[in-house]
């Protein structure tokens, strides 16, 4: 130089005038000073807490969230580190990850046969028919019949699982024996499965050992099974204060053998529980202080003009407060590392 | 702001436990009938199933992240 891989960081700065919120301050009472004033995601609202309130919430089913080992760090959620197996890439690197030997289920179309699989073409020797050819032979009116063996089509039954072909997958492979024709039938060697042994904390590894001719295909982002974890609800949470209005009207249920509620889909248990609960249909007020914060509100401030530099500025803009995950982001810059080409 | 729903043709919707070239009505376009129009009949077109990624041998359908619309949810009595 070129094409890339990994963490990590800014994301417009300076000056000027004029505004906006929020808080202190001064004051001649309507003016001036002072200090604060968006983000790495304030976003999506997917996860986890704080907090608050339901009864401080027990048990069961349903349900939700995570899912390779190991250690770390946190409140959890989730994050770092260090390996394991598998894939992918010349490589730096990166992707995925509980169980398919509890069970049930799905695998279309094509194909014989798709999950204790199958025989379409194919290949194989035998056996009957029937046909053609060869070779011997017997009879003869010389036109030509018959029989024996072989070979060769063809057809039905039968043995095979090698090639072919289907398909996303098709019940190991490669070589040799063996066979009628194959074939893990038999054997060698890879491969796999179990076992032990050794290493390893562990997920796994193994060039070691004996065992086995090979069973065991794929989906669990299908049901499900294992194993931790989880009570609901959500600042329109909730508490005080103030204003107004008809505690009106219809319907259901119920009055202790109990309606209905305890913000949960169910159940079972404990509480509560009577001029009661539930559901409609109308009335009233839609105001202030907490919660709420070293920005911060009851329609919501964080800005708009000039000038200077520069690489000419992207995604975007709080709303109860934090930790995370995930999207979106103009340009730039910085550490390490890997390839190829140059030139010394 | 919180909670929750929906997205399939111009328009309303179906699309069972994944296995189709993704169907129906209505509408649009041609033709027939008719005198002419509506009706009626017959024929055709129109879809990346909102949108990217993933599981899977295969995704309208399972997962996950985006987009767009839509509904609820104040106290007082």
């Nucleotide at each position: 130089g070129g094409a890339g891989a990994c963490g990590g960081c800014c994301g417009g700065g300076g000056g000027g005038u004029c505004g906006c919120a929020g808080g202190g301050g001064a004051u001649u009472c309507u003016u001036c000073c002072c200090c604060u004033g968006a983000g790495g995601a304030a976003g999506g609202u997917c996860c986890g807490g704080a907090c608050u309130c339901c009864g401080c919430a027990g048990g069961g089913c349903a349900g939700g969230c995570u899912g390779c080992u190991c250690g770390g760090g946190g409140a959890a959620a989730c994050c770092c580190g260090a390996g394991a197996g598998g894939g992918g890439g010349c490589a730096a690197c990166c992707c995925c990850u509980g169980g398919a030997a509890a069970g049930u289920g799905c695998c279309a179309c094509a194909g014989a046969g798709a999950a204790u699989a199958g025989a379409c073409c194919g290949c194989c020797a035998g056996c009957g028919g029937c046909u053609u050819c060869c070779u011997c032979u017997c009879u003869u009116u010389c036109g030509a019949g018959g029989g024996a063996g072989g070979g060769g089509g063809u057809g039905c039954g039968g043995g095979c699982a090698a090639g072919g072909g289907u398909g996303a997958a098709a019940c190991g492979g490669u070589g040799g024996g063996g066979u009628a024709a194959g074939a893990g039938c038999c054997c060698a060697c890879c491969g796999c499965c179990g076992g032990g042994g050794c290493c390893g904390c562990g997920a796994g590894g193994u060039u070691c050992c004996c065992g086995g001719g090979c069973a065991c295909g794929g989906c669990a982002a299908a049901c499900c099974c294992c194993a931790g974890c989880c009570g609901g609800a959500g600042c329109a949470a909730g508490g005080c204060c103030a204003a107004a209005u008809a505690g009106g009207g219809a319907g259901g249920c119920g009055c202790c053998u109990g309606a209905g509620g305890g913000u949960g889909g169910c159940c079972c248990g404990c509480c509560c529980g009577a001029u009661g609960c539930c559901u409609c249909c109308g009335g009233g007020u839609a105001g202030g202080c907490c919660g709420c914060a070293a920005a911060g509100a009851u329609a919501a401030a964080u800005g708009a003009c000039c000038u200077c530099c520069c690489a000419c500025g992207a995604c975007a803009g709080a709303a109860u407060c934090c930790g995370g995950c995930c999207u979106a982001u103009a340009g730039g810059c910085c550490c390490u590392c890997u390839c190829c080409u140059c030139c010394g | 702001g919180c909670g929750c729903c929906u997205g399939u043709a111009g328009c309303u919707c179906a699309g069972u436990u994944g296995g189709a070239u993704a169907g129906a009505g209505c509408g649009a376009g041609g033709g027939g009938u008719u005198c002419c129009u509506a009706a009626c009949c017959c024929c055709u077109a129109g879809g990346c199933c909102g949108g990217g990624g993933g599981u899977u041998c295969g995704a309208g359908u399972c997962c996950u992240c985006c987009c767009a619309g839509g509904c609820g949810c104040a106290c007082c009595a």